[in-house]
RNA sequence: GCGGGUGUAGCUCAGUUGGUAGAGCACAAGCCUUCCAAGCUUGGGGUCGAGGGUUCGAACCCCUUCGCCCGCU
Numbered sequence: 001g002c003g004g005g006u007g008u009a010g011c012u013c014a015g016u017u018g019g020u021a022g023a024g025c026a027c028a029a030g031c032c033u034u035c036c037a038a039g040c041u042u043g044g045g046g047u048c049g050a051g052g053g054u055u056c057g058a059a060c061c062c063c064u065u066c067g068c069c070c071g072c073u
Base pairs, nucleotide, nucleotide: 001072002071003070004069005068006067007066010025011024012023013022019056027043028042029041030040031039049065050064051063052062053061
C1' cells in the first nucleotide's frame, strides 16, 4: 500500500428485507431475611466509533474517515 472482518448501555452481545433501540450480567430502590447472600418487583443509563449523503424516515443503503483484529504485498 491492497483486501476482508469488527465498532450498539459499565461489560458480553442481539437488532433479517429502512418504520418508536433491546436482552443477560452489572448498578440503584423496594419486598423478603435477625443480618448478608440468593430470590422477586421496579427503575436509571445510548447523539448505534466520527463526519457527510440518499430518503417522508437510516444502527441498517452510499461516500469519506478513525480504532482494533486477520490476510496479502